[in-house]
């Protein structure tokens, strides 16, 4: 200093060609069930998609910039 990919719910991670309620799985919360846990079922709480702007009727998806982080290369 230049490129590439990554960033969506506490973790992990999906999420088509931009399209009408933003989701899984673990966790966590209450309820069933049991003599009592485990397991096993039901229901539910948690997100303004890292950030700020733009395009666009409409952006988690496009585009600029920028913040961390990981890989290359010099």
């Nucleotide at each position: 200093g230049c490129g590439u990919c990554u960033u969506u719910a506490g973790c992990u991670c999906a999420g088509u060609u931009g399209g009408u309620u933003a989701g899984a799985g673990c966790g966590c919360g209450u309820c069933c069930c049991u003599g009592a846990u485990a397991a096993g079922g039901a229901c539910g709480a948690g997100g303004u998609c890292g950030g700020u702007a733009g395009u666009u009727c409409a952006a988690g998806u496009c585009u600029a910039c920028u913040a961390a982080g990981a890989c290359g290369c010099a």
Predicted 3D model of a 74-nucleotide RNA (transfer RNA) from an uncultured Bacilli bacterium. Model confidence (mean pLDDT): 81 of 100. It matches the Rfam family "tRNA". It is annotated as a transfer RNA.